[in-house]
A computed fold for a 692-nucleotide part of an RNA from a bioreactor sludge metagenome, annotated as large-subunit ribosomal RNA, domain II. Its Rfam family is "Bacterial large subunit ribosomal RNA". Model confidence (mean pLDDT): 85 of 100.
Context: one part of a larger RNA
RNA sequence: GUCCGCGAGUUAUUGUUAGCAGCAAGGUUAAGGGUGGUCUCCACCUGGAGCCGAAGCGAAAGCGAGUGCGAAACGUGCGUUCAGUUGCUGGCAAUAGACCCGAAGCCGUGUGAGCUAUCCAUGGGCAGGUUGAAGUCGCUGUAACAGGCGAUGGAGGACCGAACUUAUGAGGGCUGAAAACCUCUAGGAUGACCUGUGGAUUGGAGCGAAAGACUUAUCAAACUCGGUGAUAGCUGGUUCUCCUCGAAAUAACUUUAGGGUUAGCCUGCACGAAUGCUCGCCGCGGAGGUAGAGCACUGAAUGGAAUAGGGGCCUUACCGGGUUUCCGACGCCAAUCAAACUCCGAAUACCGCGGCAGUCACGUGUGGAGAUAGACUGUGGGGGAUAAGCUUCAUAGUCAAAAUGGAAACAGCCUAGAUCGCCAGCUAAGGCCCCUAAAACCGGUUCAGUGACUAAGGAUGUACGAUCGCUAAAACAGCUAGGAUGUUGGCUUAGAGGCAGCCAUCAUUUAAACAGUGCGUAACAGCUGACUAGUCGAGCGAUUGUGCGCCGAAAAUGAUCGGGACUAAACCGGUUGCCGAAGCUGCGGAUUUCCAGGAUCUUCGGAUCCUGGGAGUGGUAGAGGAGCGUUGUAUUUGCAUCGAAGCGCGAGGGUGACCGAGCGUGGAGCGGAUACAAGUGAUUAUGCGGAC
Repeated sequence: GUCCGCGAGUUAUUGUUAGCAGCAAGGUUAAGGGUGGUCUCCACCUGGAGCCGAAGCGAAAGCGAGUGCGAAACGUGCGUUCAGUUGCUGGCAAUAGACCCGAAGCCGUGUGAGCUAUCCAUGGGCAGGUUGAAGUCGCUGUAACAGGCGAUGGAGGACCGAACUUAUGAGGGCUGAAAACCUCUAGGAUGACCUGUGGAUUGGAGCGAAAGACUUAUCAAACUCGGUGAUAGCUGGUUCUCCUCGAAAUAACUUUAGGGUUAGCCUGCACGAAUGCUCGCCGCGGAGGUAGAGCACUGAAUGGAAUAGGGGCCUUACCGGGUUUCCGACGCCAAUCAAACUCCGAAUACCGCGGCAGUCACGUGUGGAGAUAGACUGUGGGGGAUAAGCUUCAUAGUCAAAAUGGAAACAGCCUAGAUCGCCAGCUAAGGCCCCUAAAACCGGUUCAGUGACUAAGGAUGUACGAUCGCUAAAACAGCUAGGAUGUUGGCUUAGAGGCAGCCAUCAUUUAAACAGUGCGUAACAGCUGACUAGUCGAGCGAUUGUGCGCCGAAAAUGAUCGGGACUAAACCGGUUGCCGAAGCUGCGGAUUUCCAGGAUCUUCGGAUCCUGGGAGUGGUAGAGGAGCGUUGUAUUUGCAUCGAAGCGCGAGGGUGACCGAGCGUGGAGCGGAUACAAGUGAUUAUGCGGAC
C1' cells in the first nucleotide's frame, strides 16, 4: 500500500415544544405491600404521601377578581376573559466524559545514584629522559652583616615523552562495524592527577570548578501507577436512498477579533389577511445639496492699471516738500482652484398618494438551524504612487452553493439557470479556409505577416480632406550663361578688399546682381548662394486635419496567431444567409404544489385515490418529508437433506437505497407480513486488528 473485520449524536434525569392517546375542573400516583405466572423478570390489584392545575397582588401583615403604590383618584404596575393533567414518540436544551480520536501538562503513591554528579572509607597506578629552588659545606668578602664564586643538594599544580587519561583539528562513518565509533593529529601525564571495590545524597529534591550540566540511551523538574474518558473556543474524522425549500460571510456588544450572544438572512407548523400585499410600469406630490458649474461667502492663487501706506535717495531748524525700473492693503479689470467653499444645481435613487399589472412574494406567533474568514468584475469614493491578483466602504452582478455553450486551456468575464428520455426543430454569446459544425457578395484601407504586446519621441510610408501661394505673361527641378561699377563703403586694425568686430547699407549700369548666404585666404585671390535671362513644357510648393501602417522594441531549454496556413482567411463600413447550448419549441414519462371534477373512508375538521388544467422541480451549510436495508423480540404465516444459511454468477423488476426467478458451490437451518427494540449502514480519522 491493497483486501477483510472493527470503528463516532448514546444512555439517565429534569425541562421545553410538536404529534398521538387516556381522563378532565380536575389529572396523576411514588416508595412500599399483595396475588398470579413461563419467578434475576413480568402482569394485575393495592398504596392519595406527594406533585401540577383551578386566583391573584404585595417585602410582609394582609386583602382578594382584584391587589400593590398612595391621603386619594375616573391614575398607574401586575392580574381577572383563553383547561388542565398523566403517559408514549419525535425535535431541542440543561446536568452528566455527552458525537469519536488527539495534547503539552497539573496533583498524589511509589521505584531508581549497577550510567552519571559530588562526597566518605579502603586499596592500586604513573617507562625513560631533562632542568637544578631553598638549605648545607668550602673559598672569598664585610667592622659585623650583606654580597660573590665553586661544590653538594634534589624543590616544582617545573620541562620532553610512553602506559594511563582527555578529546584540538582533519578525514571517514552518518538505512553506521557503533542510537556518539574509526584513523591520523593534538592536551595533561607527581597532580585541583588517574583508577578498582564498598558506602552516602533524589524529584521542586539531590548533585553541580555553573554548561540549566548530570540524576540508567529520558531532564527548565526522572521513571512508574493512579486521579483520568484531565481540559482542548484547536486539527482530523463522522457510515443507506429519494423528494420539497434553501442561506450567510453583515450590525451591535464581547480580555473580543479563526470563539460567542442578540438582531438581519434560511426552514417547519399554526393563525390572520383580497377594503390586504408589492419585484415591475405610468401619473401626481414631496424633502434634498451629490455630479456639474460658479466665485456671491470662507480660503487658495496669476497678471494688469490706479492708489492709501511703507522703504530708499535728495532737500529740510521745524512743519513740510521732491523723487523712484522697490514693497504694496482695500477697491477695480481680466483669468483660475477647493472633501471639510456655495449665488446656483441636475440625472438617478428615496418617501407618500392614485392607477395598471402581478400574484401570496404580506403580517403575527412558535419549533429547528446554519452563518457572522468571503472572492472577483463593472461603476462611485477613501488609503497607496489616479502601484498591486493591494487595502477599505458604497452599489450591481457572478462565484461561493451553478452544470451547459464561448473566451485555445481559464471559480468570479460573455451566453445561459441542467426534473428525466429523444439519431426532431429555432436561436444566444461566439463563429462560418483546414484541424472544426457553418459564407457568400458589395465599397474602401493596409504590404507592416501590421493583423498576432507598449509609450514619449522620430520620419518626403500611404489613402482621403482643408487652407494659402506660384504657374502657358511658362511655374517647380535640372542644364547653359550672367551675378557688374563707384568700391578695398566708413571706422577699427599689422592687415580687415562682401564674409574678426562696430556704424551705415546709398548710388550707377542693368534682363539681373546683396556695400552680400555659406565655404575659403595672413589679407587678397578662388568656389558658392540670393537675383536674372535662355532652354524645357505642366503642374509645383508650404501649412494643417483624419484613417491604416514604419522606427522606437533587449532575457535567460525551441519557437509560435490554439496550430496549419493566410496578402486575405487582415482591418473599416454595408447586405443576405448559415452553424451554434442542458436556453426556447416539439413528442413522451416522473414528481411537488394550486385549481376543477369524480370515487372511497370519515371522529364531519378532513384523509386517500383517479382524471384534466395552471405554475414549478441546479444547489453547499442547513430545515422539513417519505422510504430501503441489517440484528433481535412478539404474533401470524411459510420454506428446507427431493438440499437451509453463507459464497460465486445472475434473467428480470424498481426513481433510488434495493428486490430477485434460475444455475453452481455448500451441508443445516432460514424466510414473508404486522408491530416493537436497536451495539443499525464506512473510499478516507498520518484510524485500530489481521492477512498478503